Model confidence (mean pLDDT): 85 of 100. Predicted 3D model of an 86-nucleotide RNA (Glycine riboswitch aptamer) from a marine eukaryotic metagenome.
C1' cells in the first nucleotide's frame, strides 16, 4: 500500500397519507443530512495558436446530492490498536 478483527466515530422529521400489520416492512409526497459510493472542477502542467482563445491533465472535510440516510439498531469518511499479505 491492501484487506480483516476489535475500539472510537458526526449530521438531518420517532413527518403526513395508503396498504399489509406485533416492532415493523413497502409505495408516496413534503421537508431535511452528508462522513459509504457517485458527480463536478481551482491553481499548476502539457498540447495547439502569432494572440485572443481552445482542448487535455487536475484534490479534499470543498461542492451537488444521484445514491445512501434523518428515534434506536445497522451502515458510516476518517483515527487509534492488533496480527497478515504485497
Nucleotide at each position: 500500500c491492501c484487506a480483516c478483527u476489535c475500539u472510537g466515530g458526526a449530521a438531518a422529521g420517532c413527518g403526513g397519507c395508503g396498504c399489509c400489520g406485533g416492532c415493523g416492512g413497502c409505495g408516496u409526497c413534503c421537508a431535511c443530512c452528508g462522513a459509504a459510493g457517485g458527480g463536478g472542477a481551482a491553481a499548476g502542467c502539457c498540447u495547439c495558436a502569432g494572440a485572443c482563445g481552445a482542448g487535455g491533465u487536475g484534490a479534499a472535510g470543498c461542492u451537488c446530492u444521484c445514491a445512501g440516510g434523518u428515534u434506536c439498531c445497522a451502515c458510516g469518511a476518517c483515527a487509534g490498536a492488533g496480527g497478515g499479505g504485497g
Its Rfam family is "Glycine riboswitch aptamer". Rfam's curators write: This family represents the bacterial glycine riboswitch. Glycine riboswitches usually consist of two metabolite-binding aptamers domains with similar structures in tandem. For this family Rfam cites "In Vivo Behavior of the Tandem Glycine Riboswitch in Bacillus subtilis" (Babina et al., MBio, 2017). The RNAcentral record of the sequence draws on MGnify.